[in-house]
């Protein structure tokens, strides 16, 4: 130089002006203003903070909050599944172990159990799980037919075989040698495959040696079995303060009714019914008070498994120690706009220079984590190839 | 901002414990009719919303997305 693997970081900079938002201070208006209250807070000066690597999908896993529940344990249901570690926890990370894939750097796997059971393997195929035999090989018996007289064939029959073909995705150990009528783990070596014993490893599991002539296919992102985890719901959770209307309840006044000894007095009423009861009608009007919940307000809610530096343990993931810092909080919802130099991309132009553009995307109780979506750009450490020295 | 569910012919829908995908309506040819409707015979149409994996094999089981749609406080 080319091709290419891993990890990390960045997400346009600097100023100038105008604005928005929280938050502090300090000044002016105070017996303030808006509101029924509850509660909010104006102006102008000063300081400070102000979108993300994914703020996203909401897929996991926690904090926090109600509810629900003697404690623990079953069933049921859903998660998760090689080993060890890490973490507040996970289904996440690290590290290893097994398979698979590249010449290699390195990447990828949901990776427990198919002798507990059940259930499926369409078509094709002779047979798909009790293993079987379509075409073929082999021997062999009739019958016939050529014969160079050894035989060879043709057709029916009896019997062995699983080597070749053929069918599927798969056809029940591979490969070679011996062996045999043909063949066949029949018999050996190797390799696989199960048992068994030793060494190493913490463990997954490696390796070594016997032994077994292979019985035992495949699916569990089919059902299930085993081990482990899980009580439900979510900040529209929840807690407080609380208009207005129109409901509820309790008093009170009045009317209308009834009653009357005319001075008044009685309060839902009407029917049935001896009472309780039972139906059926009407909120008669006014005022006070009381409870509940909406509108509204406040609070959860911004100091937190934090960030950042340095050491010190560890292969890492991550722990620990000690200094620093305080770092959105909005509720129709701030975080923006313009200019000016530069930085990068496109296009045009020998060039100065012109003209367009700046990637995905924007908090909303908070965190760990997957996953996805990103224009361009830098860095670092490794592979494999060419060439030069 | 939380919690569900749904994508299969032009349009409304089965098929979902895996084996190659249907129906009804539209649409075309044709037949009947003077002619249309209707009826009757027949035809065509499908990457099962994308992409991965798991299988021999996926609409059908899993994972990740993408569009659509529904629901939620409070009282009776």
């Nucleotide at each position: 130089c080319c091709a290419g693997a891993c990890g990390g970081c960045c997400g346009g900079a600097u100023g100038g002006c105008c604005g928005c938002u929280c938050c502090c201070g300090g000044a002016c208006a105070a017996g303030g203003g808006c509101g029924a209250a509850a509660g909010c807070c104006g102006u102008c000066c000063g300081g400070g903070g102000g979108a993300g690597g994914a703020a996203a999908g909401u897929c996991c896993g926690g904090g926090c909050u109600c509810c629900a529940c003697g404690g623990a344990g079953a069933c049921a249901c859903g998660g998760u599944g090689c080993c060890g570690g890490g973490u507040a926890a996970c289904g996440c990370c690290c590290g290893g172990c097994g398979g698979g894939g590249g010449c290699g750097a390195c990447c990828c796997c949901a990776g427990g159990g198919a002798c507990a059971g059940u259930g499926c393997c369409a078509c094709a195929g002779a047979a798909a799980g009790c293993a079987a035999a379509c075409c073929g090989c082999c021997u062999u018996u009739g019958c016939g037919u050529c014969u160079u007289c050894g035989g060879a064939c043709c057709c029916a029959g009896a019997g062995g075989c699983a080597a070749g073909g053929g069918u599927g995705a798969a056809a029940g150990g591979g490969u070679g040698c011996g062996g045999u009528a043909a063949g066949a783990g029949c018999g050996c070596a190797c390799c696989g495959c199960g048992c068994c014993g030793a060494c190493g490893g913490u463990a997954a599991c490696g390796c070594c040696g016997g032994c077994g002539g292979c019985a035992c296919g495949g699916c569990a992102a089919a059902c299930c079995c085993c081990a482990c985890c899980g009580g439900g719901a979510g900040c529209a959770a929840g807690a407080c303060c609380a208009a207005a209307u129109a409901g509820g309840g309790a008093c009170g006044g009045c009317a209308c009714g009834c009653c009357u000894u005319c001075g008044g007095g009685c309060u839902c009423g009407c029917g049935g019914g001896u009472u309780u009861c039972c139906g059926c009608g009407c909120c008669g009007c006014c005022g006070u008070c009381c409870g509940g919940g909406u509108a509204g307000g406040u609070c959860g809610c911004a100091c937190g498994a934090g960030g950042c530096g340095u050491c010190c343990g560890g292969c890492g993931a991550c722990g620990g120690a000690c200094g620093u810092c305080c770092c959105a909080g909005a509720u129709g919802a701030a975080u923006g706009g313009c200019c000016a130099u530069c930085c990068c991309c496109c296009g045009g132009g020998c060039a100065a220079c012109c003209g367009g553009g700046g990637a995905c995307a924007g908090a909303a109780c908070c965190c760990g984590g997957c996953u996805u979506a990103c224009a361009g750009g830098c860095c670092g450490u490794c592979u494999g190839g060419c060439g030069c020295u | 901002g939380a919690u569900c569910g749904c994508u299969u012919a032009g349009c409304u829908c089965a098929g979902c414990c895996g084996g190659u995908a249907g129906a009804g309506c539209a649409a075309c040819u044709g037949a009947c009719u003077u002619u249309u409707a209707a009826u009757c015979a027949g035809u065509a149409g499908g990457u099962c919303g994308a992409g991965a994996g798991u299988u021999c094999g996926a609409a059908u089981c899993u994972c990740u997305c993408a569009g659509c749609g529904a629901u939620c406080a409070c009282c009776a």

Predicted 3D model of RNase P RNA and transfer RNA as a complex of 465 nucleotides. Its mean pLDDT, the model's own confidence on a scale to 100, is 77. Rfam match: Bacterial RNase P class A. It is annotated as a ribozyme.